[in-house]
RNA sequence: CUCUUAUCAAGAGAGGUGGAGGGAAAGGGCCCUAUGAAACCCGGCAACCAACUUAAUGUUAAGGUGCCAAUUCCUGCAGUAUAAUCUGCGAGAUAAGAG
Repeated sequence: CUCUUAUCAAGAGAGGUGGAGGGAAAGGGCCCUAUGAAACCCGGCAACCAACUUAAUGUUAAGGUGCCAAUUCCUGCAGUAUAAUCUGCGAGAUAAGAG
């Protein structure tokens, strides 16, 4: 990088350092941010892999990831005609497995 499968409306600090940016790529929108962005540390959430088991829509959380504003912040196509907190597909993210 490609493929397969699963999930994506829940959850997570009024801490320390740090100093201006940030919201997964581009564009657009809409937001967050000196009442302090990113990043790092600590802390936390979750439970995919994992462990245990009385085998249940179960329990645990040491380890490998992931995550901690807003639905995956919104965005494309179709059902649909205006539209949507609807449905499907696509796109993306994460995990596990394969090449």
This is a predicted structure of a 99-nucleotide RNA (SAM riboswitch aptamer (S box leader)) from Clostridium thailandense.
The source organism's lineage runs through Bacteria, Clostridia, Eubacteriales, Clostridiaceae and Clostridium.